[in-house]
Source information:
This is a predicted structure of a 74-nucleotide RNA (transfer RNA) from Beta vulgaris subsp. vulgaris.
RNA sequence: GGAGUUGUGGUGUAGUUGGUUAUCACGUCAGUCUUACACACUGAAGGUCUCCGGUUCGAACCCGGGCAACGCCA
Numbered sequence: 001g002g003a004g005u006u007g008u009g010g011u012g013u014a015g016u017u018g019g020u021u022a023u024c025a026c027g028u029c030a031g032u033c034u035u036a037c038a039c040a041c042u043g044a045a046g047g048u049c050u051c052c053g054g055u056u057c058g059a060a061c062c063c064g065g066g067c068a069a070c071g072c073c074a
Stems, first nucleotide, its partner, number of pairs: 001073002004070004010026003019057001028044005050066005
């Protein structure tokens, strides 16, 4: 340099032929339980879906261009 895959809460992820409020687990916080801790149960907080632009009534999802990571080819 060329073609490609991936990017979603603190971490790992679901969600793709566009459609109200983006899913689950772990973690965090609070409560119940316990003498206390842990476990268990209940509840809560935490995301503007990598960035910019476009299409559309409507975009995590489609299109264009960046950035980053990963291997492949040269």
The sequence is in RNAcentral, with records from Rfam. Its Rfam family is "tRNA".